Glycine riboswitch aptamer from OCS116 cluster bacterium AG-430-B22, 84 nucleotides, folded computationally.
The sequence was found by an Rfam model in a public genome assembly.
It matches the Rfam family "Glycine riboswitch aptamer". From the family's description: This family represents the bacterial glycine riboswitch.
[in-house]
RNA sequence: UAGAUAUUUGCGGGAGAGACUUUUAUAGCGCCGAAGGAGCAACCGCCCUCGGAAACUCUCAGGCAAAAGGACCGCAAAUAUCAU
Numbered sequence: 001u002a003g004a005u006a007u008u009u010g011c012g013g014g015a016g017a018g019a020c021u022u023u024u025a026u027a028g029c030g031c032c033g034a035a036g037g038a039g040c041a042a043c044c045g046c047c048c049u050c051g052g053a054a055a056c057u058c059u060c061a062g063g064c065a066a067a068a069g070g071a072c073c074g075c076a077a078a079u080a081u082c083a084u
Base pairs, nucleotide, nucleotide: 001083003082004081005080006079007078008077009076010075011074012073013072018029020028021027030064031063032062036060037058038057039056043052044051045050
């Protein structure tokens, strides 16, 4: 340092699926996949029977008016590491 990576915070954008039934709960049925979690695979490391690994699959959790949340993307700041 107008560099790279990771984490956190703030701002902006951010999908899908019943404002179903029931007096509320979530009790029931029907659905959704983009918090989290789990599984397998291309691939990578390794040479193995192991490890890493998705926006794929499952739906445990979560969600199906609004609100909240929300993977991911962009910008800014802080911290740490690496490189120069």